[in-house]
The RNA shown here (SAM riboswitch aptamer (S box leader)) has 110 nucleotides and comes from a soil metagenome. The sequence is in RNAcentral, with records from MGnify. It matches the Rfam family "SAM riboswitch aptamer (S box leader)". Rfam's curators write: The SAM riboswitch is found upstream of a number of genes which code for proteins involved in methionine or cysteine biosynthesis in Gram-positive bacteria. The SAM riboswitch acts at the level of transcription termination control. The predicted structure consists of a complex stem-loop region followed by a single stem loop terminator region. An alternative and mutually exclusive form involves bases in the 3' segment of helix 1 with those in the 5' region of helix 5 to form a structure termed the anti-terminator form. This entry represents the conserved core of the complex structure involving helices 1-4. Model confidence (mean pLDDT): 83 of 100.
RNA backbone atom coordinates (compact mmCIF):
# COMPACT_ATOMS: atom_id res chain seq x y z
C1' N A 1 0.00 0.00 0.00
C1' N A 2 -4.94 -2.81 -2.97
C1' N A 3 -9.39 -5.18 -2.37
C1' N A 4 -13.85 -7.17 0.18
C1' N A 5 -16.62 -6.98 4.69
C1' N A 6 -18.64 -4.49 9.57
C1' N A 7 -27.95 -3.18 11.86
C1' N A 8 -26.81 -11.75 11.42
C1' N A 9 -24.85 -14.95 15.54
C1' N A 10 -21.74 -17.04 19.37
C1' N A 11 -20.43 -17.41 27.56
C1' N A 12 -19.15 -20.71 31.85
C1' N A 13 -15.23 -20.74 35.03
C1' N A 14 -10.36 -19.63 37.22
C1' N A 15 -6.03 -15.69 38.40
C1' N A 16 -6.04 -10.19 39.17
C1' N A 17 -8.78 -6.04 41.42
C1' N A 18 -9.94 -0.53 38.59
C1' N A 19 -10.94 1.26 35.46
C1' N A 20 -13.26 -0.41 30.15
C1' N A 21 -15.82 0.64 25.71
C1' N A 22 -9.32 3.26 20.17
C1' N A 23 -9.38 9.78 20.31
C1' N A 24 -13.01 13.29 22.00
C1' N A 25 -17.74 14.41 23.05
C1' N A 26 -22.22 11.31 24.31
C1' N A 27 -24.35 7.30 26.33
C1' N A 28 -23.42 2.46 28.65
C1' N A 29 -20.57 -1.77 31.09
C1' N A 30 -17.84 -1.75 35.84
C1' N A 31 -16.32 -4.28 43.38
C1' N A 32 -23.28 -8.46 42.18
C1' N A 33 -15.71 -7.69 39.93
C1' N A 34 -15.85 -4.52 34.46
C1' N A 35 -11.02 -4.58 31.56
C1' N A 36 -6.87 -7.88 30.77
C1' N A 37 -4.93 -13.37 30.95
C1' N A 38 -5.97 -18.51 31.17
C1' N A 39 -8.69 -23.27 30.66
C1' N A 40 -12.81 -24.96 28.24
C1' N A 41 -17.48 -24.41 25.24
C1' N A 42 -19.55 -21.64 21.32
C1' N A 43 -20.14 -18.90 16.87
C1' N A 44 -19.45 -17.28 11.82
C1' N A 45 -17.20 -18.84 6.99
C1' N A 46 -12.20 -14.66 4.61
C1' N A 47 -8.59 -18.12 3.42
C1' N A 48 -7.19 -23.31 2.60
C1' N A 49 -9.37 -28.44 1.83
C1' N A 50 -13.15 -31.63 -0.78
C1' N A 51 -17.36 -32.08 -4.00
C1' N A 52 -20.92 -30.53 -7.86
C1' N A 53 -22.34 -26.85 -11.71
C1' N A 54 -20.02 -24.51 -15.38
C1' N A 55 -17.75 -20.87 -19.29
C1' N A 56 -17.41 -15.07 -25.41
C1' N A 57 -11.19 -17.56 -20.63
C1' N A 58 -5.58 -19.30 -20.96
C1' N A 59 -2.75 -23.98 -22.63
C1' N A 60 0.95 -29.16 -27.78
C1' N A 61 -5.74 -29.62 -25.69
C1' N A 62 -10.16 -36.61 -25.29
C1' N A 63 -7.03 -32.80 -20.72
C1' N A 64 -5.56 -29.44 -17.72
C1' N A 65 -5.28 -24.77 -14.96
C1' N A 66 -7.76 -20.15 -14.48
C1' N A 67 -11.50 -16.40 -13.33
C1' N A 68 -17.13 -17.41 -11.45
C1' N A 69 -21.53 -19.80 -9.08
C1' N A 70 -23.30 -23.23 -5.38
C1' N A 71 -22.68 -27.01 -1.44
C1' N A 72 -19.80 -29.47 2.66
C1' N A 73 -15.65 -29.49 6.28
C1' N A 74 -13.73 -26.87 10.31
C1' N A 75 -6.94 -26.88 9.47
C1' N A 76 -4.79 -20.96 9.60
C1' N A 77 -7.01 -16.69 11.38
C1' N A 78 -10.88 -13.69 13.69
C1' N A 79 -15.08 -13.47 17.12
C1' N A 80 -18.50 -14.50 21.65
C1' N A 81 -22.46 -6.11 25.94
C1' N A 82 -24.70 -2.30 22.87
C1' N A 83 -25.27 -1.31 14.30
C1' N A 84 -17.68 -0.28 14.51
C1' N A 85 -22.77 1.82 20.78
C1' N A 86 -24.05 6.63 18.47
C1' N A 87 -21.83 11.18 16.51
C1' N A 88 -17.67 14.02 15.13
C1' N A 89 -16.59 15.92 8.16
C1' N A 90 -19.49 16.39 3.54
C1' N A 91 -24.47 15.89 1.10
C1' N A 92 -29.85 15.61 1.12
C1' N A 93 -34.78 15.82 3.40
C1' N A 94 -40.66 16.59 5.72
C1' N A 95 -35.15 19.28 10.42
C1' N A 96 -32.45 19.62 16.81
C1' N A 97 -34.37 13.93 14.19
C1' N A 98 -33.95 10.44 9.97
C1' N A 99 -31.14 9.36 5.68
C1' N A 100 -27.11 8.62 2.43
C1' N A 101 -21.59 9.15 1.92
C1' N A 102 -16.58 9.89 3.31
C1' N A 103 -12.95 9.80 6.87
C1' N A 104 -11.10 6.74 10.75
C1' N A 105 -10.75 2.21 13.11
C1' N A 106 -11.63 -3.43 13.04
C1' N A 107 -11.18 -8.40 10.22
C1' N A 108 -9.32 -11.27 6.17
C1' N A 109 -7.07 -11.80 1.61
C1' N A 110 -3.06 -9.94 -1.45
RNA sequence: CUCAUCCAGAGGGGCUGAGGGAACGGCCCGAUGACGCCCCGGCAACCACCCGCGCGCUCGACGAGGAGCGGGCAGGUGCCAAAUCCGUCCCGCUGUGCGGGAAAGAUGAG